A computed fold for a 104-nucleotide RNA, annotated as Purine riboswitch aptamer. Rfam family: Purine riboswitch aptamer. Rfam links the family to the GO term purine nucleobase biosynthetic process. Rfam's curators write: Riboswitches are metabolite binding domains within certain messenger RNAs that serve as precision sensors for their corresponding targets. Allosteric rearrangement of mRNA structure is mediated by ligand binding, and this results in modulation of gene expression. The sequence was found by an Rfam model in a public genome assembly. The model forms 100% of the base pairs in the Rfam consensus. Its mean pLDDT, the model's own confidence on a scale to 100, is 76.
RNA sequence: AAAGUAAAACUUUAUACGACUCGUAUAUGAAUGGGAAUAUGGCCCAUUCGUUUCUACCGGACGACCACAUUAAUCGACCGACUAUGAGUGAAAUCGCAUAUAGG
Numbered sequence: 001a002a003a004g005u006a007a008a009a010c011u012u013u014a015u016a017c018g019a020c021u022c023g024u025a026u027a028u029g030a031a032u033g034g035g036a037a038u039a040u041g042g043c044c045c046a047u048u049c050g051u052u053u054c055u056a057c058c059g060g061a062c063g064a065c066c067a068c069a070u071u072a073a074u075c076g077a078c079c080g081a082c083u084a085u086g087a088g089u090g091a092a093a094u095c096g097c098a099u100a101u102a103g104g
Base pairs, nucleotide, nucleotide: 001013002012003011004010019089020088021087022086023085024084025083026056029049030048031047032046033045034044035043041066042065050057058080059079060078062076063075064074
């Protein structure tokens, strides 16, 4: 909000917001230009592609690689979403118990 009712109570249904779960999209991916760091480092800015798609295109830790170049170039695999859209679940709060995880 709608229906039932003369009306109300009440009942049922629908919708919106918020939370959570799942599906779809994209592979949190690719290309290019400029700049920055340099084994205590491996980034920053911009543009383009990628989605019947707005936005985003990153973070962490691990391993590799680069040994004096370097006015350079990164690689592997793992974990994590955000956003758009669709569907679903479920009052909130408090207490108890169990389990899992993390820390001490």